Model confidence (mean pLDDT): 80 of 100. Bacterial RNase P class A from a Burkholderiales bacterium, 304 nucleotides, folded computationally. It is recorded under the gene name rnpB. Rfam family: Bacterial RNase P class A. The family's RNA type in Rfam is ribozyme.
[in-house]
RNA sequence: GAAGUUCGUCGGACAAUCGCAGGGGAGAAAGACCUCGGAGGAAAGUCCGGACUCCACAGAGCACCGUAGGAGGUAACACCUCUCCGCCGAAAGGCGAGGACUAGAGCAACAGAGACGAGCCGAUUCAGUUCGGUUGAAACGGGCAAUCUCUACGGGGAGCAACAUCAAAUAGGCAGCUAAUGAACCUGCUCGGCGAGGCUGCGGGUAGAUGGCUCGAACUCGGGAGUGAUCCCGAGUCUAGAUGAAUGAUUGUCAUGCUGCCUUUGGCGGCACACAGAAUCCGGCUUACAGACGGACUUCGCUC
Numbered sequence: 001g002a003a004g005u006u007c008g009u010c011g012g013a014c015a016a017u018c019g020c021a022g023g024g025g026a027g028a029a030a031g032a033c034c035u036c037g038g039a040g041g042a043a044a045g046u047c048c049g050g051a052c053u054c055c056a057c058a059g060a061g062c063a064c065c066g067u068a069g070g071a072g073g074u075a076a077c078a079c080c081u082c083u084c085c086g087c088c089g090a091a092a093g094g095c096g097a098g099g100a101c102u103a104g105a106g107c108a109a110c111a112g113a114g115a116c117g118a119g120c121c122g123a124u125u126c127a128g129u130u131c132g133g134u135u136g137a138a139a140c141g142g143g144c145a146a147u148c149u150c151u152a153c154g155g156g157g158a159g160c161a162a163c164a165u166c167a168a169a170u171a172g173g174c175a176g177c178u179a180a181u182g183a184a185c186c187u188g189c190u191c192g193g194c195g196a197g198g199c200u201g202c203g204g205g206u207a208g209a210u211g212g213c214u215c216g217a218a219c220u221c222g223g224g225a226g227u228g229a230u231c232c233c234g235a236g237u238c239u240a241g242a243u244g245a246a247u248g249a250u251u252g253u254c255a256u257g258c259u260g261c262c263u264u265u266g267g268c269g270g271c272a273c274a275c276a277g278a279a280u281c282c283g284g285c286u287u288a289c290a291g292a293c294g295g296a297c298u299u300c301g302c303u304c
Base pairs, nucleotide, nucleotide: 001300002299003298004297005296006295007294008293009292010291012254013253014252015251016250017249018248020038022036023035024034025033040275044286045285047284048283049282050281051280052159053158054157055156064155065154066153067152068151069083070082071081072080073079084098085096086095087094088093099150100149104148105147106144107143116141120133121132122131123130163211164210165209166208173202174201175200176199177198178197185193186192218237219236220235221234222233223232224231225230256272257271258270259269260268261267262266
C1' cells in the first nucleotide's frame, strides 16, 4: 500500500426570532412573567424474559406448549460469555434445530436382481452349509429423532385501556315521608283547570378527576476480582411523563460529504445531510439507517 475479518463510538454545532407540553417561584386564583430540564440507538417489530397489578389456585400426577453439547453469568430468558465437537474459509473468523436410535413405532427418492425384515441373486454343500454380490448415502449392520417417541428442565390466565381512590347529570333500584280526604303543574296569591305522582336519604355504576407515572436489576467516574460474560467497593448525579397526546418551525454562520469554475497548499459557488418519533418500567433479540471516526486481527506486495 491492497484485499478482508471483527469489536465499538457518533449520527450535526452555535446564535437569533416565533411557538409547544411539564416541574418550580411569585400570586387569593387564572393569564402574563421569571426560572429549570424536555426523544432514540433503535423510542420500531411486539418476538422472548422479568418487575408490577388483578383474577384463578390444597398437594401430586396426566395432557399440551417450549428449551436442549459442557461449564458459567443473570432477577430471568429462547439472551450473553468461555469452551468441546461438526461444517465453511488459505487465514483472521463465521455458522450449528449439536440430549437419546442397547425402550417401542415409523421412514429411506434415483439406481439396483434385492432397501429395513429378513429375504434376494450367483456359485457351493449331506444340510440356509459355506463363499461372493459390479448399484447405492446405506446390502445384514447400520442411518434418520428438522417423524412419532423417550429423558431432563421450564411454563396458571390477562395485561397500565392492568389496577386503586373520589365521584356529577339523566334513567333505573331500595328505604322513609307525603298524595284521589287531590300531590305536582298552569301560578307569586285566590278561584278555576288538569289528574298521579312529589320530596328526602342510601347504594351500585357511567361521564369526569386523581393516583398508578417514573429513583431504577438507574447513570457517570475511579479502584478491585475474573480468560470472559459479569460481579464487588467508593464517590458523585437526578436524566421527558403527555392523554388528541409537548419535545417544533424559520433564518444566519460554521462543520461534514459530493460536485462545478478559477488565478489550484487556496478561493468562489451549487447540492445533499439518513432511519425514525417515548406513552407503566426494565433486560435481550431482530429489523431500518445518509454519512463520519476509532481499536484489534488476517493474508499478500513493497521498502528499511
The source organism's lineage runs through Bacteria, Pseudomonadati, Pseudomonadota, Betaproteobacteria and Burkholderiales.